[in-house]
Molecule: transfer RNA
Organism: Acidobacteriaceae bacterium
């Protein structure tokens, strides 16, 4: 150097044939329950869908480059 595959909230994952506002648990923060602390209930915050560009009315999804990962290979030593 080549070929795959991944990349989505802190963290683990969804998101239907490309269709309207990207969502779940756990986590963190408030509250309510509790002598207190855990547990339990509510509620809230939190995202440049890895980055830049194409397609398209309309992209987390399709299409190029690139960047980060990990698998496999091939050449030097």
């Nucleotide at each position: 150097g080549g070929g795959c595959g991944c990349g989505u909230a802190g963290c683990u994952c969804a998101a239907u044939c490309g269709g309207a506002u990207a969502g779940a648990g756990c986590a963190u923060c408030a509250g309510a329950u509790u002598u207190c602390u855990a547990a339990u209930c509510u509620g809230a915050g939190g995202g440049u869908u890895g980055c830049a560009g194409g397609u398209u009315c309309g992209a987390u999804u399709c299409c190029u480059g690139c960047c980060g990962c990990g698998c496999c290979u091939a050449c030097c030593a």